[in-house]
A computed fold for a 472-nucleotide part of an RNA from an uncultured Parcubacteria group bacterium, annotated as small-subunit ribosomal RNA, 5' domain.

Context: one part of a larger RNA
RNA sequence: GGAUGAACGCUGGCGGCGUGGAUAAGGCAUGCAAGUCGGGAGGGUUAGACCCUCGGCAGACGGGUUAGUAACACGUAGGAAUCUACCUUGAAGUCGUGAAUAACUCUGAGAAAUCGGAGAUAAUACACGAUAGUCUCUUCGGAGUAAAGAUUUAUCGCUUCAAGAGGAGCCUGCGUCCUAUCAGCUUGUUGGUGAGGUAAUGGCUCACCAAGGCUAUGACGGGUAGGGGACGUGAGAGCGUGUUCCCCAACAUUGGCACUGAGACACUGGCCAAACACCUACGGGUGGCUGCAGUCGAGAAUAUUCCACAAUGGGCGAAAGCCUGAUGGAGCGACGCCGCGUGCGGGAUGACAGCUUUAGGGUUGUAAACCGCUUUUAUGGAGGAGGAACUUCGGUGACAGUACUCCAUGAAUAAGAGGCUGCUAACUACGUGCCAGAAGCAUCGGUAAUACGUAGGCCUCAAGCGUUAUCC
Numbered sequence: 001g002g003a004u005g006a007a008c009g010c011u012g013g014c015g016g017c018g019u020g021g022a023u024a025a026g027g028c029a030u031g032c033a034a035g036u037c038g039g040g041a042g043g044g045u046u047a048g049a050c051c052c053u054c055g056g057c058a059g060a061c062g063g064g065u066u067a068g069u070a071a072c073a074c075g076u077a078g079g080a081a082u083c084u085a086c087c088u089u090g091a092a093g094u095c096g097u098g099a100a101u102a103a104c105u106c107u108g109a110g111a112a113a114u115c116g117g118a119g120a121u122a123a124u125a126c127a128c129g130a131u132a133g134u135c136u137c138u139u140c141g142g143a144g145u146a147a148a149g150a151u152u153u154a155u156c157g158c159u160u161c162a163a164g165a166g167g168a169g170c171c172u173g174c175g176u177c178c179u180a181u182c183a184g185c186u187u188g189u190u191g192g193u194g195a196g197g198u199a200a201u202g203g204c205u206c207a208c209c210a211a212g213g214c215u216a217u218g219a220c221g222g223g224u225a226g227g228g229g230a231c232g233u234g235a236g237a238g239c240g241u242g243u244u245c246c247c248c249a250a251c252a253u254u255g256g257c258a259c260u261g262a263g264a265c266a267c268u269g270g271c272c273a274a275a276c277a278c279c280u281a282c283g284g285g286u287g288g289c290u291g292c293a294g295u296c297g298a299g300a301a302u303a304u305u306c307c308a309c310a311a312u313g314g315g316c317g318a319a320a321g322c323c324u325g326a327u328g329g330a331g332c333g334a335c336g337c338c339g340c341g342u343g344c345g346g347g348a349u350g351a352c353a354g355c356u357u358u359a360g361g362g363u364u365g366u367a368a369a370c371c372g373c374u375u376u377u378a379u380g381g382a383g384g385a386g387g388a389a390c391u392u393c394g395g396u397g398a399c400a401g402u403a404c405u406c407c408a409u410g411a412a413u414a415a416g417a418g419g420c421u422g423c424u425a426a427c428u429a430c431g432u433g434c435c436a437g438a439a440g441c442a443u444c445g446g447u448a449a450u451a452c453g454u455a456g457g458c459c460u461c462a463a464g465c466g467u468u469a470u471c472c
Base pairs, nucleotide, nucleotide: 001472002471003470004469006468007467008466009465010464013340014339015338016337017336018335019333020332026296027295028294030293031292032291035057036056037055040054041053042052043051044050064251065250066249074175075174076173077172078171079170082168083167084166087164088163089162090161091160092159093158094157095129096128097127098126104119105118106117107116108115109114135144136143137142149156150155177223178222179221184214185213186212189211190210191209192208193207194206195205196204226248227247228246229245230241231240232239233238253274254273255272256271257270276287277286278285279284304330306329307328308327312326313324314323315322316321343373344372345371346370353364354363355362356361378409379408380407381406382405383404387399389396390395416461417460418459419458420457421442422441423440427456428455429454430453431452437444438443
């Protein structure tokens, strides 16, 4: 000198674009954040397509955080033994039958959460049979496996196979912090055979066999840490950082576990245990903001319990549409960057006043007053987009009467901070007297202090200016 998710002090006019819990992955009141489908069904009920239940799809996305992790976690380059809902393409099929069950009705237990008994019923829920190839297995003879309907009759579905796209799992080479005051580590350990398991390879697991495997090119242990694209700085090499945005990983009060499913061992699903908190009729229950706001706490320190689904995107739906704290916006903070303004011209009697003085003067200073002008900005008024494509052709913009344009009024509404011994641009007076104090370093102050304090003047930057912290 540059930089920062900054904080603190003094000061503070406006706009645009960004950005804002870095500490306690500490605890959380309240509201909202994931639903949708009646064109798959049954029922209840009303003013009402309102409610309950079965069923389908979605809830594995989106959003948050960085605790853990030194590891195939990430980056990069490859690989073979895999799976894939929705979507696209192609081929073939969609026949017949049956038994239940919820809501509901009756009834019981309980404070509640909730649970039990009896009865009736439907389906794109469940089951059985038939059919069977480009599917699977095969001793190549053969054996086995599917479907669901709805309806406005034109579509939407359903089943099987093959291919694609996108997605996901697995393996490997190389790269990836400090520490030797950590030197030896390892028994499923290293390899083989067989079996189990998985979508799939594999000690992934098990039985048996062998005795291997890693290590000063740092094993093992300890500490620290999410990784990358990038960002800061620097001429570069490098050094430092990993905030916002994007990609990947991990986590969801703590620990463990599986279920469902194409996909999870699942943030607002389930079970068990623990801690914490709440309710209780003491028998027992309920909860999880590292979602958006908000609250307490700790802290130098970090925002609104806002508006809207109008746009973009996502889920469901044939569609209308519904949902969406994703997202789009507004609010708060000079936290940052950028832009604009706080007026312009004239004006000497160099006014008053301040400061200073060698007492003549000098200086603040064309500065003010005064005269003329302008209106960015401000205030008021008038007009007023684009963002908007969808659509039942009626209509529909949160932002917002916003941006922008024009008119009017009136210099009107708007300047400070730090510094002035040298480094380093800028000096005098008074006060103080090694005191009070200053200070980045050298240092300054003990009676003439350009270094402390105040004033005047001056210098630098400017809606900021300084200080502190950290990096280059």

The full RNA is in RNAcentral, with records from ENA and SILVA.